A computed fold for an 86-nucleotide RNA from a Planctomycetota bacterium, annotated as Bacterial small signal recognition particle RNA. NCBI's taxonomy places the organism under Bacteria, Pseudomonadati, Planctomycetota. Its Rfam family is "Bacterial small signal recognition particle RNA". Rfam classes the family as a non-coding RNA gene. Its mean pLDDT, the model's own confidence on a scale to 100, is 80.

[in-house]
C1' cells in the first nucleotide's frame, strides 16, 4: 500500500414516535339546546332529541434545525489480523 473483521461520528434510505394541520361520537363525551314533552293559576322552571360548537379513541395528507431504531448505502476516525514492499 492492498484485503478482511470490529467499532465511533456525520449524512442518506427505510420504519416508528412526538408536535403541528384536517377529519372525527344517532345513543352509551362535554357545552348550547329550536321543535316537541313534563311541572306551574300565572310568571317561569325542568329533563332533553335533532342541529351547531369543542373534543376523545381512531383515521387522513403533509410538514419539521425534534427523538428512537435499523441498513449488504456514502464519507471519515480509531482498533485488530493477514500478504507484500521499504
Nucleotide at each position: 500500500c492492498g484485503c478482511c473483521g470490529g467499532u465511533g461520528g456525520c449524512g442518506a434510505g427505510c420504519g416508528g414516535a412526538a408536535c403541528g394541520c384536517g377529519u372525527g361520537a344517532a345513543c352509551c363525551g362535554g357545552g348550547u339546546c329550536a321543535g316537541g314533552c313534563c311541572c306551574u293559576g300565572a310568571c317561569g322552571g325542568g329533563a332533553g332529541c335533532a342541529g351547531c360548537c369543542c373534543u376523545a379513541a381512531g383515521c387522513g395528507a403533509u410538514g419539521u434545525c425534534u427523538c428512537c431504531g435499523u441498513u449488504g448505502u456514502g464519507c471519515u476516525g480509531c482498533c485488530g489480523g493477514c500478504u507484500c514492499c521499504c